RNA sequence: AUCUUAUCAAGAGAAGCAGAGGGAAAUGGCCCUAUGAAGCUUCAGCAACCUCUAACAUUGUUAGAAAGGUGCUAAUUCCAACGAGACUAUGUCUUGAGAGAUAAGAG
Numbered sequence: 001a002u003c004u005u006a007u008c009a010a011g012a013g014a015a016g017c018a019g020a021g022g023g024a025a026a027u028g029g030c031c032c033u034a035u036g037a038a039g040c041u042u043c044a045g046c047a048a049c050c051u052c053u054a055a056c057a058u059u060g061u062u063a064g065a066a067a068g069g070u071g072c073u074a075a076u077u078c079c080a081a082c083g084a085g086a087c088u089a090u091g092u093c094u095u096g097a098g099a100g101a102u103a104a105g106a107g
Base pairs, nucleotide, nucleotide: 002106003105004104005103006102007101008100013043014042015041016040017039021032022031023030027080028079029078044073045072046071049069050068051065052064053063054062055061056060077099082096083095084094085093086092087091
């Protein structure tokens, strides 16, 4: 690389370096950006997957914690695209799939 399982409507940014792009890829839209993008560094924060503690229960549920391993800190995964359905119907909504992200495990 790939496979399995779980989650994806909530939450949380400053400084320094840097200097033009960025929002995963292609298409369309919409948006962020010289009042400074990407990237890198430092510090801070959020969350609670792994982890830890307790109780109950039988290898899970509930409550709590945040030292450690990850992750994350514009907009629902920014929205759509493909299928199905509903309706006040040429669009709006709901839902499923696909793709993607993260974690834990397998290999």